[in-house]
The prediction has a mean pLDDT of 79. A computed fold for an 86-nucleotide RNA, annotated as Glycine riboswitch aptamer.
RNA sequence: AUGAAGGAUUCGGGAGAGACCGGUAGUAACGGCGCCGAAGGGGAAGCCGGCAGCAAACUCUCAGGCAAAAGGACCGAAUCUGGACG
Repeated sequence: AUGAAGGAUUCGGGAGAGACCGGUAGUAACGGCGCCGAAGGGGAAGCCGGCAGCAAACUCUCAGGCAAAAGGACCGAAUCUGGACG
């Protein structure tokens, strides 16, 4: 300073899949069967001459989830911060 990337907070938007069966006072624990992909985690197409590294909305479903609520990748806005280029 007509202030880049990045970071924090708040607000708005934000998908999928059994309110399954047994059990129970109970939407709890526990058992049974069936599912979901968008917290996190693993794999991995790809990027790269190669290594290293990065890594999709692909894949697995460990964790998580399958009425509402909550959570929610990601997108947008505001404020604060930041201080690249000049």
Rfam family: Glycine riboswitch aptamer. Rfam's curators write: This family represents the bacterial glycine riboswitch. Glycine riboswitches usually consist of two metabolite-binding aptamers domains with similar structures in tandem. The aptamers cooperatively bind glycine to regulate the expression of downstream genes. It was read from a public genome assembly, where an Rfam model found it.